This is a predicted structure of a 1505-nucleotide RNA (small-subunit ribosomal RNA) from a watershed metagenome. The RNAcentral record of the sequence draws on SILVA. Its Rfam family is "Bacterial small subunit ribosomal RNA". Rfam links the family to the GO terms structural constituent of ribosome and ribosome. Its mean pLDDT, the model's own confidence on a scale to 100, is 83.

[in-house]
RNA sequence: AGAGUUUGAUCCUGGCUCAGGAUGAACGCUAGCGGCAGGCUUAAUACAUGCAAGUCGAGGGGCAGCACGGUAGCAAUACUGGUGGCGACCGGCAAACGGGUGCGGAACACGUACACAACCUUCCUUUCGGUGGGGGAUAGCCCAGAGAAAUUUGGAUUAAUACCCCAUAAUAUAUUUUGGUUGCAUAACCGGGAUAUUAAAGAUUUAUUGCCGGAAGAUGGGUGUGCGUAUGAUUAGGUAGUUGGUUGAGGUAACGGCUCACCAAGCCUUCGAUCAUUAACUGGUGUGAGAGCACGACCAGUCACACGGGCACUGAGACACGGGCCCGACUCCUACGGGAGGCAGCAGUAAGGAAUAUUGGUCAAUGGACGCAAGUCUGAACCAGCCAUGCCGCGUGAAGGAUGACGGCCCUCUGGGUUGUAAACUUCUUUUAUGGGGGGAGAAAAAAGGUCUUUUCAGAUCGUCUGACGGUACCCUAUGAAUAAGCACCGGCUAACUCCGUGCCAGCAGCCGCGGUAAUACGGAGGGUGCAAGCGUUAUCCGGAUUCACUGGGUUUAAAGGGAGCGCAGGCGGAUUUGUAAGUCAGUGGUGAAAGGCUUAAGCUUAACUUGGGAACUGCCAUUGAUACUAUAAGUCUUGAAUGUUGUUGAGGUUUGCGGAAUGGGUCAUGUAGCGGUGAAAUGCAUAGAUAUGACCCGGAACACCUAUUGCGAAGGCAGCAGGCUAAACAAAUAUUGACGCUGAGGCUCGAAAGCGUGGGGAUCAAACAGGAUUAGAUACCCUGGUAGUCCACGCCCUAAACUAUGAUUACUCGACAUACGCGAUACACUGUGUGUGUCUGAGCGAAAGCAUUAAGUAAUCCACCUGGGAAGUACGACCGCAAGGUUGAAACUCAAAGGAAUUGACGGGGGUCCGCACAAGCGGUGGAGCAUGUGGUUUAAUUCGAUGAUACGCGAGGAACCUUACCUGGGCUAGAAUGUGAGUGAAGUAUCCGGAGACGGAUGCGUCCGCAAGGACACAAAACAAGGUGCUGCAUGGCUGUCGUCAGCUCGUGCCGUGAGGUGUUGGGUUAAGUCCCGCAACGAGCGCAACCCCUAUCAUCAGUUGCCAACAGGUCAAGCUGGGAACUCUGGUGAAACUGCCGCCGUAAGGCGUGAGGAAGGAGGGGAUGAUGUCAAGUCAUCAUGGCCUUUAUGCCCAGGGCUACACACGUGCUACAAUGGGGAGGACAAAGGGCUGCUACCUGGUAACAGGAUGCUAAUCUCAAAAACCUUCUCUCAGUUCAGAUUGGGGUCUGCAACUCGACCCCAUGAAGCUGGAAUCGCUAGUAAUCGUAGAUCAGCAAUGCUACGGUGAAUACGUUCCCGGACCUUGUACACACCGCCCGUCAAGCCAUGGAAGCCGGGGGGACCUGAAGUCGGUAACCGCAAGGAGCCGCCUAGGGUAAGACCGGUAACUGGGGCUAAGUCGUAACAAGGUAGCCGUACCGGAAGGUGCGGCUGGA
Repeated sequence: AGAGUUUGAUCCUGGCUCAGGAUGAACGCUAGCGGCAGGCUUAAUACAUGCAAGUCGAGGGGCAGCACGGUAGCAAUACUGGUGGCGACCGGCAAACGGGUGCGGAACACGUACACAACCUUCCUUUCGGUGGGGGAUAGCCCAGAGAAAUUUGGAUUAAUACCCCAUAAUAUAUUUUGGUUGCAUAACCGGGAUAUUAAAGAUUUAUUGCCGGAAGAUGGGUGUGCGUAUGAUUAGGUAGUUGGUUGAGGUAACGGCUCACCAAGCCUUCGAUCAUUAACUGGUGUGAGAGCACGACCAGUCACACGGGCACUGAGACACGGGCCCGACUCCUACGGGAGGCAGCAGUAAGGAAUAUUGGUCAAUGGACGCAAGUCUGAACCAGCCAUGCCGCGUGAAGGAUGACGGCCCUCUGGGUUGUAAACUUCUUUUAUGGGGGGAGAAAAAAGGUCUUUUCAGAUCGUCUGACGGUACCCUAUGAAUAAGCACCGGCUAACUCCGUGCCAGCAGCCGCGGUAAUACGGAGGGUGCAAGCGUUAUCCGGAUUCACUGGGUUUAAAGGGAGCGCAGGCGGAUUUGUAAGUCAGUGGUGAAAGGCUUAAGCUUAACUUGGGAACUGCCAUUGAUACUAUAAGUCUUGAAUGUUGUUGAGGUUUGCGGAAUGGGUCAUGUAGCGGUGAAAUGCAUAGAUAUGACCCGGAACACCUAUUGCGAAGGCAGCAGGCUAAACAAAUAUUGACGCUGAGGCUCGAAAGCGUGGGGAUCAAACAGGAUUAGAUACCCUGGUAGUCCACGCCCUAAACUAUGAUUACUCGACAUACGCGAUACACUGUGUGUGUCUGAGCGAAAGCAUUAAGUAAUCCACCUGGGAAGUACGACCGCAAGGUUGAAACUCAAAGGAAUUGACGGGGGUCCGCACAAGCGGUGGAGCAUGUGGUUUAAUUCGAUGAUACGCGAGGAACCUUACCUGGGCUAGAAUGUGAGUGAAGUAUCCGGAGACGGAUGCGUCCGCAAGGACACAAAACAAGGUGCUGCAUGGCUGUCGUCAGCUCGUGCCGUGAGGUGUUGGGUUAAGUCCCGCAACGAGCGCAACCCCUAUCAUCAGUUGCCAACAGGUCAAGCUGGGAACUCUGGUGAAACUGCCGCCGUAAGGCGUGAGGAAGGAGGGGAUGAUGUCAAGUCAUCAUGGCCUUUAUGCCCAGGGCUACACACGUGCUACAAUGGGGAGGACAAAGGGCUGCUACCUGGUAACAGGAUGCUAAUCUCAAAAACCUUCUCUCAGUUCAGAUUGGGGUCUGCAACUCGACCCCAUGAAGCUGGAAUCGCUAGUAAUCGUAGAUCAGCAAUGCUACGGUGAAUACGUUCCCGGACCUUGUACACACCGCCCGUCAAGCCAUGGAAGCCGGGGGGACCUGAAGUCGGUAACCGCAAGGAGCCGCCUAGGGUAAGACCGGUAACUGGGGCUAAGUCGUAACAAGGUAGCCGUACCGGAAGGUGCGGCUGGA
């Protein structure tokens, strides 16, 4: 110091979360020791038991109990205050401290600083004095009684340092008088007189010590004041002893309405009164860089409280924790009459709770009470016990040790890596633990007593005793590595990775998020990382969070400028002079407790801890000075502001009058069949005369053109013309006043449209409503009507996207242009200047878009507002309103985002440009029929599997009778059907028989290899090792493939621009088939694509001529390149040439385009092929192959027989054949190319109607052969029919292949002769040697279901105006709420579940106030009867009052039938409102309507074009 998380990515805003530190903690797992600390945060709930405040005999009477002594007695025992002592009692002091807790209290309670001229103070210190005389009682003891007890009554007697009286007495107290000094003042202080009143206690060991009065001090308290010290305004008024009084009285230690009488009507409060809620305060503690924020355990100071409440007594001190009285609640005892009690002291118990200890020891030390003292008491305190609750320290060993052991885990697995020098093993050490011993070290200084000094106080010295802790600490020694390691984490943040299991399950999770078969995220393991006697989790606080911003934030669009003005308070304020010195600054003094923190030293072995010193304690008070600034007082000034003068300007406001056009209506006239309306229609109007046209009239509303990027106004807003009244701004000169100013919480006023009330008015338009359309529906858009309203007057309402989404004012800061209105100059050029209104641009600012002298720049002042999204501008409360509603304005709950700007894509029922058999123009098909084939479905034991929009469906399969074959049924095998290593055995092999469907099993023979041998070849083969799987996952993969698409795109380097994503280049203007090329340009280049290079084909040349060719020459045949020969031609197959817009013309800057152009075999890419960029579709394929993982191993493997893949109501795709005469049939005739062939193709001959068979020959092929090409041509026939068309189906007979044609082959012959007469909606292919049509060949293959596929040639068209539309694509631009990218996103009702919440008849509870009644104890006041000699007391009465009761009302909280909306929830219903022009642009306010989103009217906005 930051990090994660909104997005496809980016920047910003903004919330959420994490890393750090801390704790009086708790929980989980674990645990060796010690030191120092800490330990009921909850029920101020209730408490059993014990202890926590006593002491003094040197105050007293005395003596119960104990001990001693004495007397009596043998003794037991009795007696005896005689002694030590001492229960109870009287008396003194203490008990008001110490200890506990945090209820109450928002207050002078606390903190701090002052004040008391308004006060008290036992004990202590100092000092001045005094201590004389007398009296009466009463406890106790004794006697008698009441009661269960607690307790108590009566009688007799008695003491005091108890009580009373008298004397004496002052610097005491009271009254009065007088002098001086001082203070802000009430007044105080220092003196002097007079009068009156008031005191005492003794004890003792004779040293002393008490007692009384006074004056001082110290200590402790009391009171007052300034400042500081929570939240809420959805608490705005409160107050009657309330505020004051020079009055009077009472009371107090003391001031005071503290109390009372009287008088006055004040007092507090937006600088927050009152009320409500919460809370002990502080030193300090935690955190933080600090400022702050949070907290107030332990320790220390203060306060408050002591079962709840009230009250006083005693006392120096209390309204009293372990005192009293009363009321109340509760508990206990009881003989039922009555009594007792108060752990928020220490232990302890119960309860509550996540949670907090022993019914311990000692007064040894420190401190306290009492005492002369010894001493007693002391749950204060010191110690110990329990608890890892925290902080600190130590240890669990150290060195060596590689076969890098075993085991575990992992892997690419005969091996390697890791655990890991870790272990074993060797050597060493002994902290700690254990045993033994020492140590009684230090903690102790004393007191008492003795001696000395000293007037006293006191000091010095000698000296006895005293230790809970403590079997302590510490030291020595013995044994022996011996006694001692866990917890959390390992996806990112965040250090640390693999395997297995699981399979959106189980689970994890602080945030983001993991898990749906390869999970570094779940669970386990191995390994690793972090910390360590602890480690994690949870809770809480601070930090990070500059996320309430004083330090240190914002408000155009992210949350946020009030709709606008006027203006009280408040805040701020021009120049200058002088005074004052409040703020401010400086010096000094006081205070700021100690502890804590910091620093420096020291003590425990160290540290924590403890102690000494220092600085600090940023504060408050006082005082002395300074005077720049602010303030204040008094002057002065003119520049801010205002006023005056003269003008100008404008839809500024208000009121009155007038005007024409248009709509509508009325009357009359002309005139006839339609008008009107729409995308198209219909409703509607019209023969009772509409619409249209003309004339006149009526009425209301609005003011065309001018009109603009204009003007005016504070905003809302304002528009015909004229007049009246009125406001403003500006300009120009000056004159006057002299800071009069700015802003402005509350307040007041104005405030579009809609809406409301009353009364008018009512032409148009038009919510609602009605009808017609549209539609799946249409509560809409469109149409026809139409009411409120729209208009006026008066009164309300008070809100808008009331927007420049930009508060007001002032100052300063580059420019350009336009425009409105002024002024100056002679003027309409032009120019200067001022006030407005706009556009562009710079610095600067900004997240960016953008703003930019009209700032969103640089500064200042004041106001308003914001602090994640939703819930919600909702609920409740309050105020306003006739109502509608407005203003103010939450929470529970819920999410991890919501949002702004910009970027790249994608998309649009946005725009522009362009292309493609995309449409159009044509030709031929499909869809109808029969058949073939594939698919779906169905069926089945099985009908194996895959492919499924385009991009599956004559596809994998280029050939399922067995095999193939993966499927089914049945029969078999289990290291297996194949291959390798292989001990061993045997040649190999072959024949026959039996069983069986076969696989296979069994039996009998023959055979006896090569080599001298070792061994070798071949076969069988035990065990073992490697099997096998067409089982799953194409969503784990490689490879291959389809598609967009043979579309023209996709990128990179450097540079430049931008905070960045990214852009530029690649856009633009042209051009092209093309990102093809040219030009321009912050780009310059380059790569993959395009094109070219490659192949075939079209022309020519050349070379080569066999198996091909034959022109010329010769021979020869029925004929034939048949032969000699030839090398011309064709052809074959090598090498070359040729085409480049090269030439010409026109257009164009160029690229390039155009031309019946030339030439040429070919002309603008000549035709065709191969070639497929970056990527998309988790496209296809685990069944071609390969391959990770998983599964299987007497089976999901392997062998065999048979069956199935060929099923068949049906649906679809692709084809074949047809429906006929451009044809069918018969006969005759002609012309290809490219292929195949030895288990083959076969000429030719014979047989057969034929398929074919039997012979026979050529050819391993430019030689022989398949082989006949067919359409075509000639000719004959058929004549429009279900036919001489078509050939399905079926019957019969055959041929061939093959082990085998039943399921299930092809072919031949005879017979049979189905549907079908050109095909609905719809849809496909094709732009030239193409479509159409005709045949030929090949692969696979024993044969063939081939009409398929792949090639080959023959014949050989039609049409394209053109790019509006459909589909697909490319580029540019625009909008976007989409990015899984429009098959997107998303809104509301309804239905279901869960959650919190508002209202609500009612029910329950709480606190406080006021009214009335009653009223204990007690103080105070009064008082004749009773008691007392008296003082006085009892009793009675009165005031006040805790408490109790009654009635009413308000407030707060809980609960509630029912009810309202809200939030959340993988796959519910209805629609489709929004995002694109979202298909009617959207949104804001308002009104009405509608299942719902919503629709419509009116006005407004651009955040639309």